[in-house]
Molecule: Bacterial large signal recognition particle RNA
Organism: Chloroflexota bacterium
RNA sequence: CCGCGCUAAGUGGGGUGCUGGCGGUACCCUGAACCGGCAAUCCGCCUUAGCCGGACCGAAUUCCGUCGUUGAGGUCUGGAUUCGCAGAACUGGCCGUGGGAGACGGCGUUGAAGGCUGGGACCUGCGCAGCUCGGGUCUCCGAACCCCGUCAGGUCCGGAAGGAAGCAGCGGUAAGGAGAGCUCCCGAGGGUGCCGCAGCCACCCUGGCCGGAGCCGGCGACCGCGGUGCAUCUGGGGAUCUUCGAUCGAGGCGAUGGUGCGCGG
Numbered sequence: 001c002c003g004c005g006c007u008a009a010g011u012g013g014g015g016u017g018c019u020g021g022c023g024g025u026a027c028c029c030u031g032a033a034c035c036g037g038c039a040a041u042c043c044g045c046c047u048u049a050g051c052c053g054g055a056c057c058g059a060a061u062u063c064c065g066u067c068g069u070u071g072a073g074g075u076c077u078g079g080a081u082u083c084g085c086a087g088a089a090c091u092g093g094c095c096g097u098g099g100g101a102g103a104c105g106g107c108g109u110u111g112a113a114g115g116c117u118g119g120g121a122c123c124u125g126c127g128c129a130g131c132u133c134g135g136g137u138c139u140c141c142g143a144a145c146c147c148c149g150u151c152a153g154g155u156c157c158g159g160a161a162g163g164a165a166g167c168a169g170c171g172g173u174a175a176g177g178a179g180a181g182c183u184c185c186c187g188a189g190g191g192u193g194c195c196g197c198a199g200c201c202a203c204c205c206u207g208g209c210c211g212g213a214g215c216c217g218g219c220g221a222c223c224g225c226g227g228u229g230c231a232u233c234u235g236g237g238g239a240u241c242u243u244c245g246a247u248c249g250a251g252g253c254g255a256u257g258g259u260g261c262g263c264g265g
Base pairs, nucleotide, nucleotide: 001265002264003263004262005261006260010056011055012030013029014028015027016026020046021045022044023043024042034054035053036052037051038050063258064257065256066255067254068253069252070251073248074247075246076245078242079241080240081239082238083237085235086234087233088232091231092230093228094227095226096225097224098223099222102219104217105216106215107214114210115209116208117207118206119205120204123199124198125197126196127195128193129192131189132188133187134186135185136184137180138179139178140177141176147172148171149170150169155164156163157162
């Protein structure tokens, strides 16, 4: 150096998640990605960190490193947009309310504000009137006996004269009922009143006297107070996107290294 037969390794890796940690199952990325069994109320292990069983390939283009470059994708931080939640009330918006410069309009020397003094209206009380209601009043009805009068007959007392109670009938009346009327009387009430008297704080209308120039209305810059929670701010959360940064990083490309055993020639 060549040939043959074996063995280690290899037949995927990575991110997230889980875990004290590692690997797997799960999801995702990459992608040419052996087979069967186990596993989320997890499964198997412990820095040599899946276990069990089988298959293929096999010491190199193929197994294992190092360096450079490129780099899917994930995670974190930051940023932007957006949607709920909780809270705040400085500022803006909106609503309510109070003040208010100012300009405008109206009234006012045919006299403003203010003061004094009257009247009216309103309201309250009383009276009067009216209305309504109830009662009295008037008419009629109205009690088997226990209401009245008169009481036939009959009954009772009496020798008689005479007397007594008394049903029916007749007449009347009470409670009550029906009606009339408003003539009169009594009581109660009121969205009654060109009525009378009295009161009358305030409001409204109005007269007189004093007074001698203001008074009123809406608008309203601006200011204050209260509210709302739209904008805003604070806290926390969800979704989407993402320059940059940090980190992990499959895969690709390039360079450079490492790795056996036996037999025969």